A computed fold for a 1474-nucleotide RNA from a metagenome, annotated as small-subunit ribosomal RNA.
[in-house]
């Protein structure tokens, strides 16, 4: 600091997503030590048990027992003492409002930062002054008698205090009264003096000389303690000012509300209570209400600014089982206090009664999930005490849990036949891996034994020294000396033994650092995104290996950052989200210029303050380190107070640029109302007029003899206003278009005459605001939703037509929405040039017209810099800058619910989520694609010829059958240029097992290989008598051969989607690329486009391109002409028609014309041949995962007595049917008969085979030639010449079938060909719709060759022979080519993609309801209690001789009052058939 992910690639927009860092965690696998942290985030859910607040006999009265000693004693006790003035209680004092815990409530009665208090108090502490005198009543405890089960009382009695209570006494202290002085902004503060009135205590210990005593003590003294008063500290009330979370789908809130007068209460202002008056008082700078949340110091995270958070640890704040009260106190409405109500546990004798862990431990519960009922008052603090001491779950520590940070350790060093073993392999090796063994150390930690320091200062005891003091007592200090340690079996040392007791985890397709094997085969799974996985998966399981991290590591959630993806810092908005449809204006917000003045912003110093920790820097302490300590800095903020006065602000006073008027000109479909006009329509009438008219791609339905369309004339009605007319005007905008008048709004130019910033913008807010639609009236000619007909379709609720109703128009009112677009809010200014257009003006050309120059306002167009992603935009800005509004934050879902608001309704404004997705999009490139467009070619079409489709039969495929009908192809007389057996790859049944075949090696074999009789067998095997070699040789053997064994063959099993090579195909179509260079951000573009021409990217010209490959020609072959050369087997000779070789010939070279003086076309001339002369051979980069694993090769899987191999049969020839390619025919241009003529090419030795003879033939007998221009196949056939048939299923046609034969073959049943006689099917030129061919071609017609024993060939390959028709032309079909367009399509049109329905399954929303929270109202009741008020009862202190009385108490009422009930309604939820 980025990184994946939209696209065939691009460049932007934008979303998801991942690397970081954190965490009071948690879950998973795995765990060796310590040290410092930390640990109930859920149910503020319920609690068993212990503990967690008490002290103080130096305040008081009173005072036990156990037990131990002793006396007595009836042995049952009882008594004295010590236990002990202890213990339990109590009275009284202080404390118990602190420590601790928790975070539910609380959006402000809170926090936090700076301030007030002239409106306040503080116990206990310290300081300063000043006092403590007389007296007096009661009362617990305790006696004794009683109630209750208990909790827990009641009566009588008597008692003490530092308990109470009454008087003295007193101030600088209250309270009143008015004078002075000082300050203050002030209600008034301080001070000083004056008068009147008011309120105080308390003792206790310890010593003790004199004195005095009831012998207690007074009385001296110490220390403590006690009043009253000032001040101090410390704490605590109050109070302002700023800040302090969503939410407007919550906009109006409020009756003690506001604020005044008196009175109340309070420590103390206040409406804080409470009477009365008064009608305020909050809110858009957000009131009220709604949801959430304790709030800071900090904490995490980030470069900062921000964001998120508020556990530990510090601060404050709130609660204390829910709720309300108040009492007591210095302090509280009180955690371990009281009362009341309600919940809930619980204990009961059912009458009552008890209880509140949100202290520390512990338990259930609920939960993903959080520890010992542990030890200590030694330290530290704190409450009591005068002190010893006492308490203290505060604290120290210690347990537990890798929960988190931090150290430390699982060993160092050497050590290659590079062991073994794992994995991989291309089999050579490679790697694990110096790793390990093994050799030599070492000794941390963990163990074992030993030894020792800190945390301890004090206190208190002893003696001594100093003080105080009438005192050598007490008391107070100092040092000295004994004495205090939970932690601790902890820690440090120091010996000991021994490498011994100690590594996991994740990850390995990109991202991202790390690859390979198996296994599975869209299956099991994986995954943070992109994705993997359908038979070779670096992604899935596993293994070996590697990488990373380490006592961890690795998921899960939750925050930050990456994210400039909420954009202060730091984003947009023409087309990607996104300017409001327009305008007028309120509030805010900004705002020309000169001068003076203030100081609110703003600056700058200085002062307070920003608690400690924490961060961060610097030393310093634990062996480092985490952690800890000291001191610094920070801490950006807040006040003060002084300064300064550029800018903003505010005041005061100018000015005139900005804005506005004035004056004078001018243009306009600008708006409103009345009126008026013509041309078109249609009706009405009436005339001519006589058969159609209308419509349409063609039609029809409609209209028309009842007279229509057409035409002529008058009438009527309504509606829009031709031409002008123009990227021409006007208006904010929607809009606006005949013509006159009347009323009107804006603008624009000229003068530079007056005002003097009066400006710009604009959140609500008002108003305008096409069409459609709506209400009411009204008009209605054209036109025309619905909606009726016709027609077109496969329909055709469309488009075409014929009707035709809201509607369109008018008048009032409503709607308020639009691609309301320039998809571009408005204002102000600045920045090239050009050109037209509207409107003024002004200079010149003597005036004017015209034109020139020049200016302002408008309205277009090219365009430069800039800008933009790019396309564009570009003074009309999308440039450069300001001010101000509006708007956006991925796609869907959704402008949808829901609320609420406006409408009469139609709907409109506001406007969500839950779920989903990995992307939605913009703008440009390439290509493909269009029933887009231009150009252009081709047996594409067209125009001809012959076909096929229909018939028989032939061949070949689907399909079916079938033990098998082997496979494969897409495509289909393909592989098959030869399936009877073999081929044979199926099938069925018989055999073999190192094999039908190859190597290699071990062992065996000498009567051994090899022949092989008989015997079973279908054969192939088995079995097997007999016969029986061969090389070398050192003679011992060895080779081959064969047997057994081991390694391995074998496979036409799979995978053409793992492959090599071949081939097919678009297509013999003119493409296809490259280097430089140039544009472009880039994908790419030019080059290869344009303009001619060509079969052609052929060739010229042009040109930001010049060039250059691969394709095209051209070179090879053939055929046609000459010609030379050689000729044999050719012809009679010698020749050269014939063969072979080498040559020559053609190149647009001449002429003409024509083009751009180019390339090229067109005509001619010569020529066998002309413009590529015909033919072939040759096939660019590519495409289609085409075809072949079955020709061959081949990874890789899969098979091994079988999927291999052999043999014997059998299929592959099957057959309801379908469908391709051919052949044969339907006949007279023909069939048959009979004579007759002319080829090419090409085969021949287990072959072609003459002649001659025999057979009707088919062949058969024969052998002659010939290893070939020499012999053979060989006859060519269509032709010709005669001749016969005569239009018919025939003297066509052959198929089917019988029956005799031939021939090959080991065998022709299944299943060959071929003859001969005999039989003679269908057929009588073939729908749809196809298919071939441009000249020696079609056609017709035969000849020969591979294959091959033979033959199912009509098939493929070749050769000849006869030999034609037609091409105007390119609109259509099909294919291709180049330019261009449009695209949401890139698998690329056989693409993409919309919607219904159907099945499940999630989420929402409505839904007759059904049920829950929740904060309020109204009314009803009404605990505690404070307060008032009574004056029934009671009454110690005071007055009163006494009666009584003040004064309290309790009873009673009353205002208030928690919670209760009643009842209508709000807001959130959950559920609900449908």
């Nucleotide at each position: 600091a980025g990184g994946g992910u939209u696209u065939g690639a691009u460049c932007c927009u934008g979303g998801c997503u991942c690397a970081g860092a954190g965490c009071g965690a948690a879950c998973g696998c795995u765990g060796g030590c310590g040290g410092c942290g930390u640990g109930g985030u859920u149910u503020a859910g319920g609690c068993a048990u212990g503990c967690a607040a008490g002290u103080c006999g130096c305040g008081c009265g009173a005072g036990a027992a156990a037990g131990c000693g002793g006396g007595c004693u009836u042995c049952g006790g009882u008594u004295c003492g010590c236990g002990a003035g202890u213990a339990a209680a109590g009275c009284g004092g202080c404390g118990a409002a602190a420590g601790g815990g928790u975070g539910a409530g609380u959006a402000a009665u809170g926090c936090a930062u700076a301030g007030g208090c002239a409106a306040u108090c503080c116990a206990c502490c310290c300081u300063c002054g000043a006092c403590a005198c007389c007296g007096g009543u009661a009362u617990a405890g305790c006696g004794c008698c009683u109630g209750g089960a208990a909790a827990c009382g009641g009566g009588c009695g008597g008692u003490a205090a530092u308990c109470c209570c009454g008087g003295a006494u007193a101030g600088u202290c209250c309270c009143g009264a008015g004078c002075g002085a000082u300050g203050g902004a002030a209600u008034c503060a301080u001070c000083g003096a004056u008068c009147g009135g008011g309120u105080a205590a308390a003792g206790a210990u310890g010593g003790g000389g004199a004195c005095c005593u009831u012998c207690g003590g007074g009385c001296c003294u110490u220390u403590c303690g006690g009043u009253c008063g000032g001040g101090g500290a410390c704490g605590a009330g109050c109070u302002u000012a700023u800040g302090u979370c969503c939410u407007a789908c919550c906009a109006g809130c409020u009756a003690g509300u506001u604020g005044g007068u008196g009175a109340g209460g309070u420590a103390a202002c206040g409406g804080c209570c409470c009477a009365c008056c008064a009608a305020g008082g909050c809110u858009g700078u957000a009131a009220c209400g709604g949801g959430u949340a304790g709030c800071c110091g900090g904490a995490c995270u980030g470069a900062g600014a921000g964001g998120u958070u508020g556990a530990c640890c510090g601060g404050c704040c709130a609660c204390a089982c829910u709720g309300g009260g108040a009492c007591u106190g210095a302090g509280a409405c009180a955690c371990u206090g009281c009362c009341c109500a309600g919940a809930c546990u619980c204990c009961u004798a059912c009458g009552g009664g008890a209880g509140g862990c949100u202290g520390c431990a512990g338990u259930c519960g609920a939960g993903g999930a959080u520890c010992u009922u542990c030890u200590g008052c030694a330290a530290u603090g704190g409450g009591c005490g005068c002190a010893a001491g006492c308490c203290u779950g505060a604290c120290a520590g210690a347990g537990c849990g890798a929960c988190g940070c931090c150290g430390c350790g699982u060993g160092g060093a050497g050590g290659a036949u590079g062991a073994a073993g794992g994995c991989c392999u291309u089999c050579g090796g490679g790697u694990u891996g110096u790793a390990a063994a093994c050799u030599c150390c070492u000794g941390u930690c963990a163990c074992g034994g030993g030894u020792u320091a800190u945390g301890a200062a004090u206190g208190g005891c002893g003696a001594c020294g100093u003080g105080c003091u009438a005192a050598c007592a007490c008391c107070a200090c100092g040092g000295c000396g004994c004495u205090u340690g939970a932690c601790a079996a902890a820690g440090g040392c120091c010996c000991g033994a021994g490498a011994g007791g100690a590594a996991g985890c994740c990850a390995c397709g990109g991202c991202u650092a790390a690859c390979u094997c198996c296994g599975u085969g869209c299956c099991a799974g994986c995954a943070g995104c992109c994705g993997c996985g359908g038979u070779a998966a670096g992604a899935c399981g596993g293994a070996g290996g590697u990488g990373g991290c380490a006592a961890g590591c690795g998921u899960u959630g939750c925050u930050c950052g990456g994210a400039a993806u909420u954009a202060c810092u730091g984003g947009g908005c023409a087309u990607a989200a996104a300017g409001g449809g327009c305008g007028c204006c309120u509030a805010g917000g900004c705002g020309g210029u000169g001068c003076g003045g203030c100081a609110a912003g703003u600056c700058g110093a200085c002062u307070g303050u920003g608690a400690a920790a924490g961060c961060c820097c610097u030393c310093g302490g634990c062996u480092c380190a985490a952690c800890c300590g000291a001191g610094g800095a920070a801490g950006u903020g807040c006040a003060g107070c002084c300064g300064a006065a550029a800018c903003u602000g505010c005041c005061a006073c100018g000015c005139u640029a900005g804005a506005g008027g004035a004056c004078g000109a001018g243009a306009g479909g600008g708006a409103a109302g009345a009126g008026u006009g013509g041309a078109a329509c249609u009706c009405c009438u009436g005339g001519u007029g006589g058969a159609g008219c209308g419509g349409u791609g063609a039609a029809a339905u409609g209209c028309g003899u009842a007279g229509a369309u057409a035409u002529c004339a008058g009438g009527a009605g309504g509606a829009a206003c031709g031409c002008c007319g123009g990227u021409g005007g006007c208006g904010a905008a929607a809009g606006c278009g005949a013509c006159u008048c009347u009323u009107u709004g804006g603008c624009u130019c000229g003068u530079u005459c007056c005002u003097g910033a009066c400006g710009c913008u604009g959140a609500c807010g008002c108003g305008c605001g096409a069409a459609a639609g709506c209400u009411a009236g009204g008009g209605g000619a054209g036109c025309g939703a619905a909606c009726g007909g016709g027609a077109u379709u496969a329909g055709a609720u469309a488009c075409c037509c014929c009707g035709g109703u809201a509607g369109u128009c008018c008048u009032a009112g409503c709607c308020g929405u639009a691609a309301a677009c320039g998809a571009u809010g408005g204002g102000c200014a600045c920045u090239a040039a050009g050109u037209a257009g509207u409107g003024g003006c002004g200079c010149u050309u003597u005036c004017g017209a015209u034109g020139g120059c020049g200016u302002c306002a408008c309205u277009g167009c090219c365009g430069u810099a800039g800008c933009u992603a790019a396309u564009g935009u570009g003074u009309u800005a999308a440039g450069u800058g300001c001010c101000c509004c509006g708007c956006c934050u991925g796609g869907g879902g959704a402008g949808u619910a829901u609320g609420g608001u406006c409408g009469c309704a139609a709907g409109g404004c506001u406007g969500a989520a839950a779920c989903u997705c990995a992307a939605a999009g913009g703008a440009a490139u390439u290509g493909a694609c269009g029933g887009g467009g231009g150009c252009u070619c081709a047996c594409a079409c067209a125009a001809g010829c012959g076909g096929u489709g229909g018939a028989g039969g032939a061949u070949g495929u689907u399909g079916c059958u079938u033990a098998a009908u082997u496979c494969g192809c897409u495509a289909c007389a393909c592989g098959a240029a030869g399936a009877a057996c073999c081929u044979u790859a199926c099938c069925a049944g018989g055999g073999c097992u190192u094999g039908a075949c190859a190597u290699g090696u071990a062992c065996g074999u000498g009567g051994u290989a090899g022949c092989g009789a008989a015997g079973c067998g279908a054969a192939a095997g088995c079995c097997g008598a007999g016969c029986g070699a061969c090389c070398c040789u050192u003679c011992g053997g060895g080779g081959a051969g064969c047997g057994u064994g081991c390694a391995c063959a074998g496979g036409u099993g799979c995978u053409g989607c793992a492959u090599g090579g071949c081939u097919g195909u678009c297509g013999u179509c003119a493409g296809c690329u490259c280097g430089u260079g140039u544009c472009g951000u880039g994908a790419g573009a030019u080059g290869u486009u344009c303009g001619g021409u060509u079969a052609a990217g052929u060739c010229c010209g042009c040109u930001a391109a010049c060039g250059a490959g691969c394709g095209c020609a051209a070179c090879c072959c053939u055929c046609g002409c000459c010609g030379u050369g050689u000729g044999u087997u050719a012809c009679a000779a010698g020749u050269g028609u014939c063969a072979c070789a080498c040559g020559g010939g053609a190149c647009u070279g001449c002429c003409a014309g024509u083009c751009u003086u180019a390339a090229g076309c067109u005509g001619g001339a010569g020529g066998a041949a002309g413009g590529u002369g015909g033919g072939g051979a040759u096939g660019a980069c590519g495409u289609c995962a085409a075809g072949u694993c079955a020709g061959c090769a081949u990874g890789g899987c899969c098979u091994u007595u079988a999927u291999g191999u052999c043999c014997u049969g059998g299929g592959c020839u099957a057959c309801a049917c379908a469908c391709a390619c051919g052949c044969u025919a339907c006949a007279a241009u023909g069939g048959c008969c009979g004579g007759u003529a002319c080829a090419a090419u090409u085969g021949g030795u287990u072959g072609c085979g003459a002649a001659a003879c025999c057979g009707c033939g088919a062949g058969g007998u024969g052998a002659a030639g010939c290893c070939a221009a020499u012999c053979c196949g060989u006859a060519a056939a269509a032709g010709c010449c005669g001749g016969u048939c005569u239009c018919a299923g025939u003297u066509c046609a052959g198929a089917u079938u019988g029956c005799a034969g031939g021939c090959u073959g080991c065998a022709a049943c299944c299943c060959g060909c071929c003859u001969g006689c005999a039989u003679g099917a269908a057929g009588a030129c073939g729908g749809a719709g196809u298919u071939g061919c441009u000249a020696g071609u079609a056609a017709c017609c035969g000849c020969a060759g591979g294959u091959c024993a033979g033959c199912u060939a009509u098939a493929c390959u070749g050769c000849g022979g006869u030999g034609a028709a037609u091409a105007c032309g390119u609109u259509c079909c099909c294919g291709g080519g180049c330019c261009u367009u449009g695209u949401a399509c890139a698998c690329a049109c056989c693409g993409c993609c919309c919607g219904u329905c159907a099945c499940g399954u999630c989420a929402u929303g409505g839904g007759a309801g059904c049920u829950g929270g929740u904060a309020a109202c109204a009314c009803c009741u009404g605990a505690a209690g404070c307060c008032g008020g009574u004056a029934u009862c009671c009454u110690a202190a005071c007055c009163g001789u006494a009666a009584g009385g003040a004064g309290g108490g309790a009873g009673c009422c009353g205002u208030c009052g928690a919670g209760g009930g009643u009842g209508g309604g709000g807001c959130c939820g959950g559920u609900g058939a449908c």
About this RNA
The sequence is in RNAcentral, with records from SILVA.